[in-house]
Molecule: c-di-AMP riboswitch aptamer (ydaO/yuaA leader)
Organism: soil metagenome
RNA sequence: CGCUGAGUUCUCGCUGGUAAGCGAGAAGCGGGGGACCCAAGAGGUGGGGCGAAUCGCUUUGUGCGUAGCGCAGCUCUUUCAGCGCGAGCCCGUCAGCUAACCCCGUAAGCCGAACAGAAAGA
Numbered sequence: 001c002g003c004u005g006a007g008u009u010c011u012c013g014c015u016g017g018u019a020a021g022c023g024a025g026a027a028g029c030g031g032g033g034g035a036c037c038c039a040a041g042a043g044g045u046g047g048g049g050c051g052a053a054u055c056g057c058u059u060u061g062u063g064c065g066u067a068g069c070g071c072a073g074c075u076c077u078u079u080c081a082g083c084g085c086g087a088g089c090c091c092g093u094c095a096g097c098u099a100a101c102c103c104c105g106u107a108a109g110c111c112g113a114a115c116a117g118a119a120a121g122a
């Protein structure tokens, strides 16, 4: 410089030589709970949430596929060929949708001097 992702910007206070750290509060973005109506219909082998990350087969392997997702470098859309991911974590017996209202998050992790393709349109 750029990528995945909601994960960015600002204000005040304290510590501090600077850098920075801690606390509080806003805006923006993201998520959850929560009526009537509608939907559903007890229970069980509980159920549910974030996320693209589901599902199948299997000789059980650095396995093979798959719903779905991402990248492609001036920006956006579409197409062709190409390269990857297809995890993990949380709530705790409890939650359909859901106006008002209430609550929570604002992280983490990567690429490295072109080796980054082509076409059409805006």
Base pairs, nucleotide, nucleotide: 002110003109004108008027009026010025011024012023013022014021015020028106029105030104031103032102033101038096046094047091048090049089050088055065056064057063068085069084070083071082075122076121077120078119079118080117